[in-house]
Molecule: small-subunit ribosomal RNA
Organism: drinking water metagenome
């Protein structure tokens, strides 16, 4: 610092995920030790038991143990000291100190100010007093009353406890005046002279000491106030009557509506009032480069709470956590009358919860209250105990040690690893066990005092002993293999594994990471530049409002002074402490403690500075605006008027049709239609001009003329002086379509009806037609309302059109040129962008101002509100869902898209299939079995160039296990085997006879048997493989270097212009070049030469029945080497070219026929049953031998063929030409017999010799005469015949005999372009036998092709795409079933809260007090005061009533999303088969159709 995910690939955009830090953490497997730290996030739920605050006899009365001392009736008893100890009166203290975090968005907190508006107990300073009196009262006795708390009556007593009186420095309060400062409102300072207002003692032999009073100042603390700052939510927009002021008055320590009379209508509020939700608030703590974002456990400052509400007492100080009172809910005692409680203190319990601890020890240390001390208290603190909850240290050994042991795992079986790891030797002791020794904390002159704890540290002795695990190994991401499961069982952060070879599931064995831990999971920040202040966008990704005007806002021109409020610089206070950060110190070291510093980027107040922004006041004119002149327009608007045309009517002419469409029918017309011709009604539109021409903000605007009336644009001169731009809210205008009233209504044309089309056709076509489109006046208020582009300004190289103007220059004048202003277009430079692109009319480069966007769906929807007569509009979620949805280009595939080009592709021909008979191969069906393969072209007379056994792989039945067959090692034998015989369907299994070779040996060879290691499988998998094979296709493709271009997939080369059979040339180009493919090059054919003559051949010469002989090798021929053909030559065309066209000459002319060769790839094509191989499987069997059977079954369907159906024939006789091959387990002549098949016979021949073999059509003569036949041959019978162990299932072939279908074939469909198609017949491979097939041969030989519109296939170029598994793609909606969340629903049940009433406890206060009192006055009676009681005012709880909100729920009901292969149709993506899509209105099962405007996406 990045990574992974969308796509075939690629380049943005955009989430969604991952790796890092941290946690008051929880699980889950492990666990050895020690420091330090931290430990109920949940239920502000209840709470046994215990303990958390008391304390002083030196205030005070009483009691009062025990000790001296006296007494003494020995029972005491009386002085003293009065210490422990009890309860009371009083003082102090209990408002600290712990706890939590409800509730509180501000009476809070945080900074930093203001108290000139304020108060204080202890303590500390200063000053000044403490004189002298009264009068009661708890305790204590006595009753009385209650279970019980308790509560009452009488009576006796002190005080530092209460109460008058003196005194009065001072302080207060009213008077009159100085002085000082001032925010002018006061405020302090000293002095006068008048008024009020104090006080307590105690201890001490003393000295004093503690204490009390009044007042002064401080130190700490407090109230009370101001500024600024401190969540969300506008689907909360008004809220507010003590409410804002103000007079006066009460009340507070203390301003104030704080609270009360009168008076005045005020205050707050888009800068966000009120209402809702939600939270204690900071220092700080996690992240993070910071900026920021989250949090607010421990420490520590404020706050606010104490069982829920409410209240005041006391007190310096509470409205009081361990205090009263009063309601209330809950618990507990009750004698049922009536009382007690309040762990959010410190252990603890039970509840809830993923989940958070001991009913420990001591006050030794810090602190703290109380005392004059001693000392008492103190769950504050110190410690300890529990948890790996967290950080930190440490250990679990170290050194050596290769037979690289065993074991495990793996293997290509050689070995690799685990691994120096182990063992095995020599060591050290952290840690542990045991002994021993022992702390610092402790303060003070000094002596006592230590929970923690005999810890921590030390010594020394033993002993490797007791002490490693967790998670992970497909990519992100370090780390790899076996086995075992087979889309199952399971894994996952994300992308994604798993359907027989899983590095992704489980185990094993290696291995990687971290370590007393190691992963899940939760939460926060990162990364995320994924709310962008730093630091992001809006033409197509997600986003510019449908346009203007124009309010608050925001930003604004040039010059000059002024004043400083922003800014900037110093400087002083503050910014608690602790934490961060440095720099040293203490624990062995580290966390961890600890001292200094620095920094806390902030407020505040002062001092300066004045460029820039704001302010103030004078100016300017270049920015806006005004006013003369000209001028150009479909700008508005409102009256009017004019032709063409459509339809209607009325008349005439005139007959049979018209009209529509692909086609056609509804429909119109013989009551006269269409057609035409004249009149004449009525309404909407305005041809040509007409133009990426004009006007307008924008929607929009189109005959012509008249009157209203906006903007705009130029030139030039004047005037005003920044008036300016932008614009949230507001407000106007806003196409279509829709809605209301009332017009009008020709043409069109939703719904609607007919007719067509279809499987359907609620549509595309077509005939008809309502609203509606028009007018008036109101509404809506929206569109692809689009330049998918907000508006001002300003600035940055050109090129060329074109409106409207103005100037020049020129001309008689009008073009033309040339300037320059304003519009409106195209093409481009920089630059920008993902690219498409844009490019002075920016999407450049800057200003300023406003709208908007943060993944896809769900959704522009729910719900609330606002507007609307309605139809909707705007505003605008969230649950829940998925890892993508999208932009833009890229290479490919498709297209019922183009262009161009080719193929017997069509067209033109010929011959056929498809119809019949058979033959064959499937497919179906039978079967015990009908073995298996191949399935559109590219399976089907294929594998199989031969199924009677055999093949044989199937069945049945019989045998048989180291096996039938091969290999290696031992051992064993001398055989192995041949012949005969019995048993059997046979395999086999027995008998018998006869039997090795080689070498002196030793052994060796071979053959059976027997063990042992092994065989064997046409059993699965062709989707685990090699191999060969097939198809596009013999089709002209397919790629590479290099080099340019593109961010980049990728173009480029290959594209274009010719041209070819052909990516073959040429030619031009940022491309130069090269490979596989084409072509040649190889074989055949077709002409010639040379060589060569046997088995071939015969011209000439004999010769013969015969090239049969002799000779010849001229010629055929054979086979071997050569020639020859190259667009080479002439003419024309073409670009002086490549090549075309025609010619000449050739045996052949432009590849001269034919064969062989088949790029890169596709099709998971076909082939495990040719062979070869992985893995799984069988192993007395799925192996292997045997007999017999089956692969040949037949209702049936297809394909491929052979025979025909006949006169171009058929039959009968005659006659003539061929190639090419085969031949010794062979081919077989001659002759003989047989109608024939053949059969006897055996000459030749290892083959140019000899045979197979006569070719047949064809040719010549003679019949048949159109008919199921002198066609046709099937079938079926009989007789034979050849082959073989063997013809029955089941060969072939002869002969007699029988003679089926079939008279030329429906849709459909094939082959071929010249020696070809059609015909003829001959050979051959397999093969004992079997060929209608397959492979070859050669004869006799046509017709046709104008041409590329169309059918198929293919090639290039090109344009769409939402396809890429590629169109046999993709995809939308209804319905049907499950399952999820969520809206509405009569309601129903709660939470909170306004508003009116009522109600009215304690209590402060305010009247009142006829009843009741001790202090003071008074001789008395009485005052004075004060209580009880009683009245009133506010007022909690509770009620009643009606409304807001909000949550649960609810029959039933909307859509919505998800889901394996469900139903219907095909709606969109190719022109998607009617271009698509927007708004808008109607229809329809249901995507949808359709009318009207718009848009190009």
């Nucleotide at each position: 610092a990045g990574a992974g995910u969308u796509u075939g690939a690629u380049u943005c955009u955009g989430g969604c995920u991952c790796a890092g830090a941290a946690c008051u953490a929880a699980c889950g497997c492990u666990g050895g030790c020690g420091g330090c730290g931290u430990g109920c996030c949940u239920a502000a739920u209840a709470c046994a038991u215990g303990c958390a605050a008391g304390u002083c006899g030196a205030a005070c009365g009483g009691g009062g143990a025990a000790g001296u001392a006296c007494c003494u009736u020995c029972g005491g008893g009386u002085a003293u000291u009065g210490u422990a100890c009890u309860a009371g009166u009083g003082g102090c203290g209990c408002a600290a100190g712990g706890g939590u975090g409800a509730g509180u968005a501000a009476u809070a907190c945080a900074u930093g100010g203001a108290u000139a508006a304020u108060c204080a107990a202890c303590c500390u300073u200063u000053c000044a007093g403490u004189g002298g009196g009264g009068g009661a009262u708890a305790a204590c006795c006595a009753g009385u009353c209650g279970a019980a708390a308790g509560a009452u009556u009488g009576g006796c007593u002190a005080a530092u406890a209460c109460c008058g009186c003196a005194u009065a420095a001072g302080a207060c309060c009213a008077c009159a005046g100085g002085g000082a400062c001032u925010a002018c409102g006061g405020u302090c300072c000293a002095a006068g002279g008048g008024g009020u207002c104090a006080a307590a003692g105690c201890c001490g032999u003393a000295a004093g000491g503690c204490g009390c009073u009044g007042a002064u100042a401080g130190c700490u603390g407090a109230g009370u106030u101001c500024a600024u700052g401190c969540g969300a939510g506008a689907u909360u927009a008004g809220u507010u009557a003590g409410u804002u002021g103000g007079u006066g008055a009460g009340g507070u320590a203390a301003a104030g509506g704080c609270u009360c009379a009168c008076c005045a209508a005020g205050a707050c509020a888009a800068u966000g009032a009120u209402c809702u939700c939600u939270a204690g608030c900071u220092g700080g703590u996690c992240u993070g480069a910071g900026a920021g974002g989250a949090c607010g456990g421990c420490c520590a400052g404020c706050c606010a709470c104490a069982c829920u509400g409410g209240a005041a007492c006391u007190g310096a100080g509470a409205c009081a956590c361990g205090g009263u009172c009063c309601a209330g809910a809950c618990u507990c005692c009750u004698a049922c009358g009536g009382g007690a409680g309040g762990c959010a203190g410190c252990a603890g319990u039970a509840g809830g919860g993923a989940a958070u601890a001991u009913u420990g020890c001591a006050c030794a240390a810090u602190g703290g209250g109380g005392g004059a001390a001693a000392c008492c208290c103190u769950g504050a603190u110190g410690c300890a105990g529990c948890a790996a909850c967290g950080c930190c240290g440490c250990g679990u050994g170290a050194g050596u040690g290769a037979u690289g042991a065993a074991g495990g795992c793996c293997u290509u079986c050689g070995g690799g690893u685990u691994g120096u790891a182990a063992a095995g030797c020599u060591c050290u002791g952290u840690c542990g066990u045991g002994a021993g020794g022992g702390a610092a904390a402790a303060a003070u002159a000094a002596a006592u005092u230590g929970a923690u704890g005999g810890u921590a540290c030390u010594u020394c002795a033993c002993a490797a002993g007791a002490a490693a695990g967790g998670a992970c190994c497909g990519g992100c991401u370090a780390a790899c293999u076996u086995c075992g499961u087979g889309c199952c069982a399971g894994c996952a952060g994300c992308c994604g594994c798993g359907g027989u070879a899983a590095g992704a599931c489980g185990a094993g064995g290696g291995g990687u990471c971290c370590u007393a831990g190691c992963g899940u999971u939760g939460u926060u920040c990162g990364g995320a530049a994924u709310c962008a202040u730093u630091g992001g966008g809006c033409g197509u990704a997600a986003a510019g409002c449908g346009u203007a005007u124009g309010u608050a806002g925001g930003c604004g021109g040039c010059c000059a002074a002024g004043a400083c409020a922003g800014u900037c610089a110093g400087g002083u206070g503050u910014g608690a402490a602790a934490g961060c950060c440095c720099u040293g110190g203490g624990c062995u070291u580290a966390a961890c403690c600890u001292a200094g510093g620095a920094a806390g980027u902030g407020c505040a107040c002062u001092u300066g500075a004045u460029a820039c922004u704001a302010c103030u006041u004078g100016g300017c004119u270049a920015g806006a605006a005004u006013a003369u002149c000209a001028g150009a327009g479909a700008g508005g608007g409102u009256a009017g008027u004019g032709g063409a045309a459509u339809u209607c009517c009325u008349g005439g002419u005139g007959u049979a049709g018209u009209g529509g469409u692909g086609a056609a029918a509804u429909a119109c017309g013989u009551a006269g239609a269409u057609a035409u011709c004249a009149g004449g009604a009525g309404g909407a539109a305005c041809a040509c001009c007409g133009g990426c021409g004009g006007c307008g903000a924008a929607g929009g605007c189109g005959g012509c003329u008249g009157c209203c009336u906006g903007g705009c644009u130029g030139a030039a001169u004047a005037u005003u002086g920044a008036c300016g731009c932008u614009g949230a809210g507001a407000u106007a205008c806003g196409a279509a379509a829709g809605c209301g009233u009332g017009g009008g209504g020709a043409g069109c044309a939703a719904a609607c009806a007919g007719g067509a089309u279809u499987a359907g056709a609620u549509a595309c076509c077509c005939u008809g037609g309502u609203a509606g489109u028009c007018c008036a006046c109101g509404c809506c208020g929206u569109a692809a309302a689009c330049g998918a582009u907000g508006g001002a300004u300003a600035c940055u190289u050109g090129a060329u059109g074109u409106u409207g103007g103005a100037g020049g220059u020129u001309u008689u004048g009008a073009c033309c040129c040339c300037u320059u202003c304003a519009g409106u277009g195209u093409c481009g430079u920089a630059g920008c962008a993902a690219a498409c692109g844009c490019g002075g009319u920016a999407a450049g480069u800057a200003u300023c101002c406003c709208g908007c966007c943060u993944g896809g769906g769900g959704a522009g929807u729910a719900c609330g509100g606002u507007c609307g007569c309605a139809a909707g509009a705007u505003u605008a979620a969230a649950a829940c869902u998925c890892a993508a949805a999208g932009a833009a280009a890229u290479u490919g595939a498709c297209g019922g898209g183009g262009g161009c080009c080719c193929g017997c592709a069509c067209a033109a021909g010929c011959a056929g299939u498809g119809g019949a008979g058979c033959a064959u191969g499937u497919g179906g069906u039978u079967c015990a079995a009908u073995u298996c393969g191949a399935u559109g072209c590219a399976a089907c007379g294929c594998g199989a160039a031969a199924a009677a056994c055999c093949u044989u792989a199937c069945c049945u039945g019989g045998g048989u296990u180291c096996g039938a067959a091969g290999u290696g090692u031992a051992g064993u034998g001398g055989a192995a085997g041949a012949c005969a015989g019995u048993a059997g369907a046979g395999a086999u299994a027995u008998u018998g006879u006869c039997g090795c070779u080689c070498g002196c040996a030793a052994g060796a060879g071979u053959c059976g048997c027997u063990a042992c290691a092994u065989a064997g499988g046409u059993g699965c998998u062709g989707c685990a493989u090699g191999g060969c094979u097939g198809u596009c296709g013999u089709c002209a493709g397919c790629u590479c270097g290099u080099g340019u271009c593109g961010u980049g997939a990728g173009a480029u080369g290959u594209u274009g212009g010719g041209u070819u059979a052909a990516g073959u040339c040429c030619c031009g180009c940022a491309a130069c070049g090269a490979g596989c493919g084409c072509a040649a090059c190889c074989c055949u054919u077709g002409c010639c030469u040379u060589u060569a003559g046997u088995u071939g051949c015969c011209a000439u010469u004999a010769u013969u029945u015969a090239g049969u002989u002799a000779g010849g090798c001229a010629c055929u021929c054979u086979a071997a080497a050569g020639g020859g053909a190259c667009u080479g030559c002439c003419g024309g065309c073409g670009u002086u070219a490549a090549g075309c066209c025609g010619g000449a000459g050739g045996a052949a002319g432009g590849c001269g026929g034919g064969g062989a060769u088949g790029a890169c790839g596709u099709c998971a094509a076909g082939u495990c049953c040719u062979c070869a191989u992985g893995g799984c499987c069988c192993u007395u069997a799925u192996g292997u031998c045997c007999a017999g059977g089956g692969c040949a079954a037949c209702a049936c369907a297809c394909g491929u063929g052979c025979u025909a159906c006949a006169a171009u024939g058929g039959g009968a006789g005659g006659u003539a030409c061929a190639g090419a091959g085969g031949g010794u387990u062979g081919c077989a002549a001659a002759a003989c017999c047989g109608c024939a098949a053949g059969g006897u016979g055996a000459a030749g021949c290892u083959a140019a010799u000899c045979c197979c073999a006569c070719a047949a059509a064809a040719c010549c003569u003679c019949u048949c005469u159109a008919a199921g036949u002198u066609c046709a041959g099937a079938u079926u019978g009989a007789a034979g015949g050849c082959u073989g162990c063997a013809a029955c299932u089941c060969g072939c072939c002869u002969u007699c005999a029988u003679g089926a279908a079939g008279g030329u074939g429906g849709a459909a469909u094939u082959g071929c372009u010249a020696g070809u198609a059609a015909u003829c017949g001959c050979g051959g491979a397999u093969c004992a036998g079997c060929a209608c097939g397959c492979c070859g041969c050669g004869g006799u030989g046509a017709a046709u092709a104008c041409g590329u519109u169309c059918c198929c296939g293919g090639g290039c170029c090109u344009u769409g795409u939402a396809c890429a598994c590629a169109c046999c793609g993709c995809c939308c909606g209804u319905c049907a079933c499950a399952c999820c969340a969520u809206g509405a629903a009569a309601g129903u049940c709660g939470g909170u809260u306004g508003u009116a009433c009522c109600a009215g406890a304690a209590g402060u206060c305010g009247c009142u007090g006829c009843g009741c009192c001790a202090a003071c006055c008074g001789u008395a009676a009485g005052g004075a005061g004060g209580c009880a009681g009683g009245c009133g005012c506010c007022c909690a709880a509770g009620g009643u009533a009606u409304g807001a909100u909000u949550g649960a729920u609810g029959a039933u009901u909307g859509g919505g999303g998800u889901g394996a292969a469900g139903u219907c149709g095909u709606a969109a993506c190719a022109a998607g088969g009617u271009a698509g899509c927007c708004g808008u209105a109607g229809g329809g099962g249901a995507a949808c159709c359709u009318g009207c405007g718009g848009c190009u996406g």